The prediction has a mean pLDDT of 81. Predicted 3D model of a 72-nucleotide RNA (transfer RNA) from a Lachnospiraceae bacterium.
[in-house]
RNA sequence: GCCCGCAUGGCUUAAUGGAGAGAGCAUGAGACUUCUAAUCUCAAUGUCCCCGUUCGAUUCGGGGUGCGGGUA
Numbered sequence: 001g002c003c004c005g006c007a008u009g010g011c012u013u014a015a016u017g018g019a020g021a022g023a024g025c026a027u028g029a030g031a032c033u034u035c036u037a038a039u040c041u042c043a044a045u046g047u048c049c050c051c052g053u054u055c056g057a058u059u060c061g062g063g064g065u066g067c068g069g070g071u072a
Stems, first nucleotide, its partner, number of pairs: 001071007010025004018055001027043005048064005
């Protein structure tokens, strides 16, 4: 250089066109407890960027960026 794959909260991930984007861990607050732990409840935090297709895009198309793999 060329080819392929991936990108969703702090981390791991679900959602393959149909609309409050869901979960586990972690974090904060509360309940319980003499205190801590455990348990329960609640909360905050997200679709890598731009353009397009569509009534509707996390999902499809084009480009870019980053990461991983292959190839000489």
Its Rfam family is "tRNA". It is annotated as a transfer RNA.